RNA sequence: GCGGAAGGCCGGACGGCCGCUUGGGUCCACCCCGAGAGGAAAGUCCGGACUCGCCGAAGCAGCGGUGCCGGGUAACGCCCGGGCAGGGCAACCUGACGGAAAGCGCCACAGAAAUGAAACCGCCCCGGCCUGUCCGGGGUAAGGGUGAAACGGUGGGGUAAGAGCCCACCGGGGGGCUGGCAACAGCCCCCGCAUGGCAAGCCCCACCGGGAGCAAUGCCAAAUAGGGACCUCGCGUGCGCCUGAUCCUUUGCGGGAUAUCGGCACAGGGCGGCUUCGGCCCGAGAGGUCCGGGUUGGCAGCUAGAGCCAUCCGGCAACGGAUGGCGCAGAGGAAUGGUCGUCUGAGGGGGCAACCCCGACAACAGAAUCCGGCUUACAGGCCUUCCGCGCGC
Numbered sequence: 001g002c003g004g005a006a007g008g009c010c011g012g013a014c015g016g017c018c019g020c021u022u023g024g025g026u027c028c029a030c031c032c033c034g035a036g037a038g039g040a041a042a043g044u045c046c047g048g049a050c051u052c053g054c055c056g057a058a059g060c061a062g063c064g065g066u067g068c069c070g071g072g073u074a075a076c077g078c079c080c081g082g083g084c085a086g087g088g089c090a091a092c093c094u095g096a097c098g099g100a101a102a103g104c105g106c107c108a109c110a111g112a113a114a115u116g117a118a119a120c121c122g123c124c125c126c127g128g129c130c131u132g133u134c135c136g137g138g139g140u141a142a143g144g145g146u147g148a149a150a151c152g153g154u155g156g157g158g159u160a161a162g163a164g165c166c167c168a169c170c171g172g173g174g175g176g177c178u179g180g181c182a183a184c185a186g187c188c189c190c191c192g193c194a195u196g197g198c199a200a201g202c203c204c205c206a207c208c209g210g211g212a213g214c215a216a217u218g219c220c221a222a223a224u225a226g227g228g229a230c231c232u233c234g235c236g237u238g239c240g241c242c243u244g245a246u247c248c249u250u251u252g253c254g255g256g257a258u259a260u261c262g263g264c265a266c267a268g269g270g271c272g273g274c275u276u277c278g279g280c281c282c283g284a285g286a287g288g289u290c291c292g293g294g295u296u297g298g299c300a301g302c303u304a305g306a307g308c309c310a311u312c313c314g315g316c317a318a319c320g321g322a323u324g325g326c327g328c329a330g331a332g333g334a335a336u337g338g339u340c341g342u343c344u345g346a347g348g349g350g351g352c353a354a355c356c357c358c359g360a361c362a363a364c365a366g367a368a369u370c371c372g373g374c375u376u377a378c379a380g381g382c383c384u385u386c387c388g389c390g391c392g393c
Stems, first nucleotide, its partner, number of pairs: 001389010012343007020036006038364001042375002045373005050213003054278001056277005063209005068082005083097001084095004098204002103202002105198003120144002122140007152170006171193001172191008217300004227291007236266004242262001244261001245258005268282004307326008347358004
């Protein structure tokens, strides 16, 4: 200097005037003080907080998710560190990374043959005879072909020709030692050893979760038709010594009767698939479908958070801890815009250079309950570290 890899930052700032939204001063108006859209606010893909439904506890089943090891976190399918495999000269990147000897299933076409296979071309030996690119028999799977993949690979020996037939190494199976928390790595010994791929096919194993969602949910006000039709399950008992209720009797106190009503208790019924325990509702109701009508108002939820910033400590790191500081939108069809001045900067012009002039016209894109992630989009510019190549000193 060129090319590449990983990580991070900016994508405007300050001040005045006018305008918009919001918090507070204040009960209100004026007025005053303060704040006001992102790194992705996006996608709705994960994980939660929170709310409701009895999901209160436990178990089982169905369903779904994750899938090497260790750690982080509220949690995760995320992040950090490590291992192995693949890509790359490398820095680095990617991984749907447990199990194929529990079982089932698939491997089309091509090819001789796709699991316990086989001989299309070929090679070797023997016999025949019409001596030819022939016929028959036997052996063979090293060479060629087909295919994504051909029943281990390379080299040597051996053989009629070949073949783990034998040997060395690699691969495979089994055993042991060493290092490491582990995944794994290294080393040694034994065995010629029939054994492909797909689980991102079903499945098995380990672990995790269980439904809806702020249009959740709660309160107030108002209005209508306490509307109509249909279906399923259930529709019993006791207490008059609970004493309200009713009746009879008594001058009154009191006494007697009644299960129709009130009340109490039980059987029974219901409350996310099943079971058990507990709880709640009904005890004459509970659940469901359809048609029709009313209300589309107000308040809360609603912004103090597993929050942010700085410093120090621990840790390779993710991250955790301590101390101190900050108060950083809360709309409700949805707010932040205009203008002036200054600075800076993409970019443009002039100049050998120093420098001068113009210049906010800057990509993707706008909160809606709130967080932790992932993924996708992003004009242009800047910073740090690393790898490769070339040149010079």
Molecule: Bacterial RNase P class A
Organism: Alphaproteobacteria bacterium